[in-house]
Small-subunit ribosomal RNA, central domain from a Parcubacteria group bacterium, 350 nucleotides, folded computationally. Its Rfam family is "Bacterial small subunit ribosomal RNA". Model confidence (mean pLDDT): 86 of 100.

Context: one part of a larger RNA
RNA sequence: UUGGGCGUAAAGGGUUUGUAGGCGGCUUUGUUAGUCUCUUGUUAAAGCUUCCGGCUUAACCGGAAAAGUGCAAGAGAAACGGCAAAUCUAGAGGAUGCGAGAGGUCUAUGGAACUCAUGGUGUAGGGGUGAAAUCCGUUGAUAUCAUGGGGAACACCAAAAGCGAAGGCAAUAGACUGGCGCACUCCUGACGCUGAAAAACGAAAGCGUGGGUAGCGAAUGGGAUUAGAUACCCCAGUAGUCCACGCCCUAAACGAUCUUCUCUAGCUUUUUGGAGUAUCGACCCUCCGGGAGGCGAAGCUAACGCGUUAAGAGAAGCGCCUGGGAAGUACGGUCGCAAGACUAAAACUC
Numbered sequence: 001u002u003g004g005g006c007g008u009a010a011a012g013g014g015u016u017u018g019u020a021g022g023c024g025g026c027u028u029u030g031u032u033a034g035u036c037u038c039u040u041g042u043u044a045a046a047g048c049u050u051c052c053g054g055c056u057u058a059a060c061c062g063g064a065a066a067a068g069u070g071c072a073a074g075a076g077a078a079a080c081g082g083c084a085a086a087u088c089u090a091g092a093g094g095a096u097g098c099g100a101g102a103g104g105u106c107u108a109u110g111g112a113a114c115u116c117a118u119g120g121u122g123u124a125g126g127g128g129u130g131a132a133a134u135c136c137g138u139u140g141a142u143a144u145c146a147u148g149g150g151g152a153a154c155a156c157c158a159a160a161a162g163c164g165a166a167g168g169c170a171a172u173a174g175a176c177u178g179g180c181g182c183a184c185u186c187c188u189g190a191c192g193c194u195g196a197a198a199a200a201c202g203a204a205a206g207c208g209u210g211g212g213u214a215g216c217g218a219a220u221g222g223g224a225u226u227a228g229a230u231a232c233c234c235c236a237g238u239a240g241u242c243c244a245c246g247c248c249c250u251a252a253a254c255g256a257u258c259u260u261c262u263c264u265a266g267c268u269u270u271u272u273g274g275a276g277u278a279u280c281g282a283c284c285c286u287c288c289g290g291g292a293g294g295c296g297a298a299g300c301u302a303a304c305g306c307g308u309u310a311a312g313a314g315a316a317g318c319g320c321c322u323g324g325g326a327a328g329u330a331c332g333g334u335c336g337c338a339a340g341a342c343u344a345a346a347a348c349u350c
Base pairs, nucleotide, nucleotide: 004321005320006319007304008303012318014201015200016199017198021194022193023192025088027086028085029084030083031082032081034080035077036076037075038074039073040072041071042070049065050064051063052062053061054060091191092188093187094186096183097182098181099180103177104176105175106174107173108172109171110154114150115149116148117147118146119145120144121143125136126135162169163168206247207246208245209244210243211242215241216240220236221235222234223233258317259316260315261314262313263312266295267294268293269292270291271290272289273288274287275286276285299306300305323350324349325348332343333342334341335340
């Protein structure tokens, strides 16, 4: 390379927007460097194929014919593709009216718990463990009441629930703001899909500057345990966890399952719209959409399992894999304050 693959065996990029590129709805006309048909030339000989012949046969050899892909020229075709022009509405988008939601940013407010301070009551213990001790306490602790301060997180509601591209998002209220769904037909008229590069976002930890620090708590100190105990348990406790701004850019960033479109039995639960029906009203019932779950026809799968939210049947585009180790390492490059990240081998070895 051909071929085969990517839920769990190696393999889907963390996610989105999107440039180039690739692919692209219906109808008509024109054209044609793609495409198709025919003709001519060329494509050395040998070889392959067919026929005939020569060695006793065969291999082998000789002769003749045919085939052959590519290229070039000429003539033609117009279904498909391209290009040009025109049209349409089923894709896509917009308008209108509704709707749900922890989607995002900022500000303000609240209660429970915790902790600290002060004061009151009150007295000898408290705390902790498998058992203890370190520790706190007669300078009055623990307990309890009152007042005040502080920081962080928001019980119940809460759900297999909801929203978001992913990371993720949960007290309440307000301001600003993104996306989505349904109905109706009104408008635009292919404006679409994917997407190398690029850009943006990206948990936690970590870094820089300045704040903040109640609780928790790497490091560290002490007490235990133990042969030892750089641990597990206990008492303390710094960074951090929190805020603002700026970096870092990685995760079992997982559904270990790329994005988009079409098709292929159902049953059931839930959420959110609509229509019908029902009713005093809320339910209920039937149907049509959008999500989220469970079980399963066909089919698929090595099996497990998946199964209209596909891992089924197809199409388009991108990313990735090719025995284990060395190694996601070295070297080089780019980025970063650093930590390091991204890109990414080989010798050797089994």
Lineage of the source: Bacteria > Bacteria candidate phyla.